[in-house]
RNA sequence: UAACGAUAAUGGCAAACCCGGUGAAAACCGGCGACGCAAAGCCAUGGGUCUAAAGUCACCUGCGUGACUACGACUGCCAGGCUGCCGAA
Numbered sequence: 001u002a003a004c005g006a007u008a009a010u011g012g013c014a015a016a017c018c019c020g021g022u023g024a025a026a027a028c029c030g031g032c033g034a035c036g037c038a039a040a041g042c043c044a045u046g047g048g049u050c051u052a053a054a055g056u057c058a059c060c061u062g063c064g065u066g067a068c069u070a071c072g073a074c075u076g077c078c079a080g081g082c083u084g085c086c087g088a089a
Base pairs, nucleotide, nucleotide: 004087005086012037013036018031019030020029021028022027035076041082042081043080045079046078047077048074049073050072055068056067057066058065059064
């Protein structure tokens, strides 16, 4: 330096539940709490997944209902890119 990752050390993050808030929803933020994580640090770039407010279309006398759709989300689903702590085998 590149790989690799230990019942090592120092630290870090925080799933679910519950409480409060934001949002149409998915989801997110704060608190609580630890299931896990060696990139569970950063980037929605490719795939994937979730939602469907607005919009379009169909039906309906109407209220409304249904279908499609991301410009909304998820990196703790998988790739890819950037960066980074420690050092047993």
c-di-GMP-I riboswitch aptamer from Anaerolineales bacterium UBA5796, 89 nucleotides, folded computationally. It was read from a public genome assembly, where an Rfam model found it. Lineage of the source: Bacteria > Bacillati > Chloroflexota > Anaerolineae > Anaerolineales. The prediction has a mean pLDDT of 89.